[in-house]
This record gives sequence, structure tokens and C1' cells, in this order.
RNA sequence: AGAGUUGGCCGGGUGGCCGCUGUGAAAACAGAGGAAAGUCCGGGCUCCAUAGGGCAGGACGCUGGGGAAAGUCCCAGGCGGGGAAACCCGCGGCUAGUGCAACAGAAAGCAAACCGCCUCCAGGUGAUGGUCUCGGCCAUCGGCCAAGCAAGCGGAGGUAAGGGUGAAACGGUGAGGUAAGAGCUCACCAGCGUGCCGGGUGACCGGUGCGGCUAGGCAAACCCCGUCCGGAGCAAGGCCAAGCAGGAGGCGAGCUGCCCGCUCGUUGCCUCCGGGUAGGCCGCAAGAGGGUGUCGGUAACGGCACUCCCAGAUGGAUGGCCACCGAUAACAGAACCCGGCUUACAGGCCGACUCGAGCU
RNA sequence: GGGGGCGUGGAGCAGCUUGGAGUGCUCGCCACCCUGUCAAGGUGGAGGUCGCGGGUUCAAGUCCCGUCGCCCCCG
Repeated sequence: AGAGUUGGCCGGGUGGCCGCUGUGAAAACAGAGGAAAGUCCGGGCUCCAUAGGGCAGGACGCUGGGGAAAGUCCCAGGCGGGGAAACCCGCGGCUAGUGCAACAGAAAGCAAACCGCCUCCAGGUGAUGGUCUCGGCCAUCGGCCAAGCAAGCGGAGGUAAGGGUGAAACGGUGAGGUAAGAGCUCACCAGCGUGCCGGGUGACCGGUGCGGCUAGGCAAACCCCGUCCGGAGCAAGGCCAAGCAGGAGGCGAGCUGCCCGCUCGUUGCCUCCGGGUAGGCCGCAAGAGGGUGUCGGUAACGGCACUCCCAGAUGGAUGGCCACCGAUAACAGAACCCGGCUUACAGGCCGACUCGAGCU
Repeated sequence: GGGGGCGUGGAGCAGCUUGGAGUGCUCGCCACCCUGUCAAGGUGGAGGUCGCGGGUUCAAGUCCCGUCGCCCCCG
């Protein structure tokens, strides 16, 4: 130089003029985001039993720590996989049970014999012609019997070494062994289970001994184990004001699937039809808040000190024009609040790290 | 703002629970037959990124995650 990995930040600025929202008597001050988004998790808050028990249902899942909590959070580590590396991705249990695997293939979870290899058994063997692929079969002619050898066909079995099918075929290499073979036996290696020793808080790692020879995949399949979850949501909920017309049905209602239990209830409650209103206030913004410094911790984060107040609407404000800065910016805009995650994003800035091959 | 549901040929659906060649139903479309002609009827055919992207799996319309679009409900 090139190629790449990863972390963080900005995402128009300044000035002038005119507008809008909030606070305020006025002057004046403040006025969208890193995602305000998706509503995917977790809370605060409110109501329903004081938030209760069981079943059902749901979520999550290596270890240690952080955080108010988290179940798609963060930090550090462990193991496995990918990569040359920086680095990235994944994570309970298919030796508890049940189930699934199309097509192909002989055989798909328990073993299985299509070709091949090996053993045994029986019958037959000539010539010519036809069919066809040599064998085989058919037709005609011929042929006393026995034995041996060889090849092919048929039958009975053995064999998981080799071929072929498949996403997947029941350890690998070598030697012995055998009719041929095979963990059948042995050596080494891989892998599984288990005992002991050492290290680590732990996941786990290292060493060593023993065992049986081998144990396949899927739990984002049912399920098992462990941990956790009551439901609804600010249109929650509370208060004030205005207005109206009642009628019908049900007997239990609430804890939002079911049972128990609890509470309330007949001047009550629920459903439907009809009528009225379309107003105001609270909840509603000082909070698990931001910034700076320091101390502890590998880090996430925490302690302490100082300092700041930083949108609050209810037809819903945050905009427009001009000038300069190179310049014409992307995704997008609060609606009860907060912590995470995910997704979208023109352009730009800063830092850390890696480098196998080739060229210089 | 909050809560729930649905995307499969041109149209409307089923298939998803329990993964196995994208298969089926009704209508529509095209060609031919039938008819004097049209409809109906008969025969044959075309037409599918299963909204999109990623993951789990040997294998995804189906299971999981993200995303886009549409519809419904609330004091």
C1' cells in the first nucleotide's frame, strides 16, 4: 500500500426576520430522536381479594457476576463450530418415555443379503438349426456306466471387508485369524461411561486407571428436569359540570381458561334496545434523571462529592424565508413514564486489532 | 395510544394442529367438440417467488425470529 475484523461518535452549524406550543404579570426562558418506530421482552403506576392454593397454559435454559427486573439485557469466562488471523456464531436432556424420516435403496433404527465373496447340495454336459447376449431356452438327430477337473445356471446357508442408494448404512488404520469374513482377537488412535489425583468459586480443564467394544439425527416434535409468570391496561383509573326517558330480559357478580377459596349482593349487578352528552381538571413529568470529577472493580457496574432542570399537546406546538459555512442531507417525528432488544438510516469523523498467498 | 386477526394461480377458500414432490375445491381464462348462432354441456390445457428476508431440519406453505401490507375492536 492493499484486503479485512471490531468499537464509539455526529447526523447540519451560525446569524437575522416572521410564526407556533408551554411556563411566567411582564421581560424572558425552554421546545423531538438515536431510533421518538416495531410493541418483541421487563418493570413503575392504576383497577380488579389482601394478589391466595391447585390444574391447565406460556416463556426461558453452559458457568460466575451486574442491574429494580428481564424470559431475544449487559460484562467476564467455559465448551463446540467457522475462518489463515483479528474475530464471528451457537449452548439443559434423544443411555426417562412416545414419535418422525418423503424419494431412492436389499435394508432406515433393529438391524438388513441386491451385486460381490465363501461353503454345501442336486441334476445336466454331444452335433446341427432357430431365437438371443456366449450362457440359457426350443426343435430334430445322436448318446452304456463310473470317476476326476473347470466354468456357468438353480437351490440351501454363511458373510457388513468391497460396490451401489441415500441427508443419514452401526468406529478408523494395521496385523493376526477365517471356508470367506467380522472388535472375532491384538496394537495404536478417535469417541462413550466411570473411579482416583491435581487446578478452578464454577462451567470445565490436565493427568492416570478400569469397563464394555461403539453408543446415529430431530426436543424452533410431543415431552422430562430446573427456574419464572395472577389478569387487564393511561381509551388504566379518579373528580367536577351539563344534559336525557325510559323499556325488555336474566339471577348471581367479581378475582379475564377451569376448580377450590375469598369478597360483595336483590333499593343490587349484568346483557340488549332506546334517549342524552362530545366539556373541564387530576393522573402528567424531579426521574431506577443528566453532566463533571474521584475511588473500588479485568469489565458490566457501583460508592462518594459538586452541579443542572432538560417538550408536555388534546385537532394535537417544534416550522418558513434570507445570508454565509464546500453543500442540494438519510431514516424518521414525543402522546403515562422508564430499562432493554430488534428493525430503518444519505453522508462523515475518530480509535483499536489482524494479515495466509502474490507483488514492491 | 392500546389490544386482536389475516396474507396460498385472475377471484374466493381448504391444506398449517401431526413438516415429506405445492396438492385440492368452486368460479374465471385459453383451445377444440357440440349448435344455424349464443349460453349450458363435454374434452384437453395454461396459470403458483404459498407477502418478503433469515434460521432450525436431510427436507419448510406448515416450526422459530424479523419485516411489510390489509382488516377488526376500545371511553
Model confidence (mean pLDDT): 75 of 100. This is a predicted complex of two RNAs, RNase P RNA and transfer RNA, with 435 nucleotides together.